[in-house]
Model confidence (mean pLDDT): 85 of 100. This is a predicted structure of a 477-nucleotide part of an RNA (small-subunit ribosomal RNA, 3' major domain) from a soil metagenome. The full RNA is in RNAcentral, with records from SILVA.
Context: one part of a larger RNA
RNA sequence: UGACGGGGGCCCGCACAAGCGGUGGAGCAUGUGGUUCAAUUCGAAGCAACGCGAAGAACCUUACCUGGGUUUGAAGAUCAGUGGAUCGGGAGCGAAAUCUCCCUUCCCCGCAAGGGGCCGCUGGUUAGGUGCUGCAUGGCUGUCGUCAGCUCGUGUCGUGAGAUGUUGGGUUAAGUCCCGCAACGAGCGCAACCCCUGCUGCUAGUUGCCAUCGGUUCGGCCGGGCACUCUAGUGGGACUGCCGGUGAUAAACCGGAGGAAGGUGGGGAUGACGUCAAGUCCUCAUGGCCUUUAUGUCCAGGGCUACACACGUGCUACAAUGGCCGGUACAAACCGCUGCAAGAGCGCAAGCUGGAGCAAAUCGGACAAAGCCGGUCUCAGUUCGGAUUGGGGUCUGCAACUCGACCCCAUGAAGCUGGAAUCGCUAGUAAUCGCGGAUCAGCACGCCGCGGUGAAUACGUUCCCGGGCCUUGUACA
Numbered sequence: 001u002g003a004c005g006g007g008g009g010c011c012c013g014c015a016c017a018a019g020c021g022g023u024g025g026a027g028c029a030u031g032u033g034g035u036u037c038a039a040u041u042c043g044a045a046g047c048a049a050c051g052c053g054a055a056g057a058a059c060c061u062u063a064c065c066u067g068g069g070u071u072u073g074a075a076g077a078u079c080a081g082u083g084g085a086u087c088g089g090g091a092g093c094g095a096a097a098u099c100u101c102c103c104u105u106c107c108c109c110g111c112a113a114g115g116g117g118c119c120g121c122u123g124g125u126u127a128g129g130u131g132c133u134g135c136a137u138g139g140c141u142g143u144c145g146u147c148a149g150c151u152c153g154u155g156u157c158g159u160g161a162g163a164u165g166u167u168g169g170g171u172u173a174a175g176u177c178c179c180g181c182a183a184c185g186a187g188c189g190c191a192a193c194c195c196c197u198g199c200u201g202c203u204a205g206u207u208g209c210c211a212u213c214g215g216u217u218c219g220g221c222c223g224g225g226c227a228c229u230c231u232a233g234u235g236g237g238a239c240u241g242c243c244g245g246u247g248a249u250a251a252a253c254c255g256g257a258g259g260a261a262g263g264u265g266g267g268g269a270u271g272a273c274g275u276c277a278a279g280u281c282c283u284c285a286u287g288g289c290c291u292u293u294a295u296g297u298c299c300a301g302g303g304c305u306a307c308a309c310a311c312g313u314g315c316u317a318c319a320a321u322g323g324c325c326g327g328u329a330c331a332a333a334c335c336g337c338u339g340c341a342a343g344a345g346c347g348c349a350a351g352c353u354g355g356a357g358c359a360a361a362u363c364g365g366a367c368a369a370a371g372c373c374g375g376u377c378u379c380a381g382u383u384c385g386g387a388u389u390g391g392g393g394u395c396u397g398c399a400a401c402u403c404g405a406c407c408c409c410a411u412g413a414a415g416c417u418g419g420a421a422u423c424g425c426u427a428g429u430a431a432u433c434g435c436g437g438a439u440c441a442g443c444a445c446g447c448c449g450c451g452g453u454g455a456a457u458a459c460g461u462u463c464c465c466g467g468g469c470c471u472u473g474u475a476c477a
Stems, first nucleotide, its partner, number of pairs: 001477002003474003007471007015461002019425005026316008034307002042053002064302007076126009088103005106117004128291002131289003137285002139280003142276001144274001149188006155164003168179003194268004199236007208226001213223003239262001242256005318418001322377007334365003339358002344353003384415001389410007431453007
């Protein structure tokens, strides 16, 4: 100087408390451990691994296993030789890859010789490795932590390590600001500048409006019009600016006015010096090591989907604030050309036929659902719950046996609120309800977004956890 203390003081954070909903029990989904297996590829490991890398494992992916091939090799570049277009079609062995054979067949310049282009074959050069080491590395990332800290120059003090500044009195979300002070300044952080959202002016109107006028097969449908809504561009607006009080006449705090909005309005992006030899050599890059008729590479099939168990994360429930049936209302965000697909017809349905319209404020996905109105069920393992299984189908795809999703009929399991323990959340939040997107042929209870309905509680900081500042002890560094 740090670190640590079941030392002290001050102060924060859904840290506790107050409250609401869960997890832990059930079934299923998913990840992991374990076990099994020819293989169940690999990584991730307290917080910060475990719906994580996977924003899509039937083949492919694929890195694993079994078997069959191959050795300048699957790709690119380049040189030499050689053939001809390439493409396409067919036959044979085979599981396929591969191999063999047959048919058809070039372009440009040039009289020609020849040259060039394109594609293939042979040979040379350069291969390849998801093999090892994240404790050799770059890059990227997690975490403490959006915490308020981390430092420097000069000066001063100290033999020195170092101290001072950065401590102190107040204050703040903040090393935020004020005052004081052997310090005076400065940098990285904080804040602001950026984006979305809340109010509003202007600009602009093939969306919106009967607001105003006319027509109407009643639908902004037509004429007509940008007033409004909206869209999207540019401005304004909030600064403790004003008033009162408290305070050191300071910073600031409390209350009030005006205002759509107040004291960083709400949300996002933004992550200081560093810590964990944290994670990643399987994104990529890269040193070293290893391999090179194999640890490379091609292919078929299998596996990653196994199942006595154990754990994490979720979904659906156990019902009446509910289930079922009928009627009826209101979103936002987003996506669409090998695409979204309306109306219509067929089917109980999944879906099929068909194709209007739309590169989309214009057409479509698209009926939002919870809600509201009416009916029914009456506490029952039930008209709760839907697992499981049998049968029949639909769709995608070369192909759904291992191993897809969905529909219909039948079947109807466990489950009657979950021990010890444990998690999230302070407001348009929790809870609850549906909608969209990425990936994607197909496949979502996951992920990322969107809106609808919309609470309860916070006395307080003694205690648990994490953190900041000062101080104290130390046999620790």